[in-house]
The RNA shown here (transfer RNA) has 82 nucleotides and comes from a Pseudobdellovibrionaceae bacterium.

RNA sequence: GCCCCGCUGGUGAAAUUGGCAGACACGCUAGACUUAGGAUCUAGUGCCGUAAGGCGUGGGGGUUCAAGUCCCUCGCGGGGCA
Numbered sequence: 001g002c003c004c005c006g007c008u009g010g011u012g013a014a015a016u017u018g019g020c021a022g023a024c025a026c027g028c029u030a031g032a033c034u035u036a037g038g039a040u041c042u043a044g045u046g047c048c049g050u051a052a053g054g055c056g057u058g059g060g061g062g063u064u065c066a067a068g069u070c071c072c073u074c075g076c077g078g079g080g081c082a
Base pairs, nucleotide, nucleotide: 001081002080003079004078005077006076007075010026011025012024019065027045028044029043030042031041032040046055047054048053058074059073060072061071062070
């Protein structure tokens, strides 16, 4: 230099055909239980905001009514060829 794969909450991940992003699990927070803790159970948990609301899939741009998904470009990680 060329080719292929990947990048999604705090973590591992899902979203199969473009149609409610974050299912599920872990973790965390609150509560119940306990003398206290662990375990278990219940509820909550992306970000900003008092709220109304707004934003968010590595960065930027494009196509589309609609993009994590398709296209272009850049970055980072892994693999292959020379």
It matches the Rfam family "tRNA". Rfam links the family to the GO term triplet codon-amino acid adaptor activity. NCBI's taxonomy places the organism under Bacteria, Pseudomonadati, Bdellovibrionota, Bdellovibrionia, Pseudobdellovibrionaceae.